Predicted 3D model of a 110-nucleotide RNA (SAM riboswitch aptamer (S box leader)).
The model forms 97% of the base pairs in the Rfam consensus.
It matches the Rfam family "SAM riboswitch aptamer (S box leader)". Gene Ontology term of the family: regulation of gene expression.
The coordinates come from a structure-prediction model, not an experiment, and the mean pLDDT is 86.

[in-house]
RNA sequence: CUCUUAUCCAGAGUGACGGAGGGAAUGGCCCAAUGAAGUCACAGCAACCAUCUCGAAUUUCGAGAAAGGUGCUAAAUCCAGCAAACGAGUAAUCGUUUGAAAGAUAAGGG
Numbered sequence: 001c002u003c004u005u006a007u008c009c010a011g012a013g014u015g016a017c018g019g020a021g022g023g024a025a026u027g028g029c030c031c032a033a034u035g036a037a038g039u040c041a042c043a044g045c046a047a048c049c050a051u052c053u054c055g056a057a058u059u060u061c062g063a064g065a066a067a068g069g070u071g072c073u074a075a076a077u078c079c080a081g082c083a084a085a086c087g088a089g090u091a092a093u094c095g096u097u098u099g100a101a102a103g104a105u106a107a108g109g110g
Stems, first nucleotide, its partner, number of pairs: 001110008013042005021031003026080003043073003048069002051065006077102001082099007
């Protein structure tokens, strides 16, 4: 970098250094000198993998414990973009739902 599977309306931040950007990309809309990105320290959230226990009854499923490997700690993945259905409207267009695409994270493979 790429493929497969699962999840994505829950949850969780302070300090020091730093000094203008950040929220993936596009359009919006936001955050930021009452201090952005980034680095470090400590703290926290969660439970994907690994570990342990129990139950089903099969190599999988469910429940629980704990916190070793990751991850995460503004806003639903911040919202939308593409398609379909339904509704409103003369229309432009708007709303709701579902699905897709893109992205993020985990686990496994190339």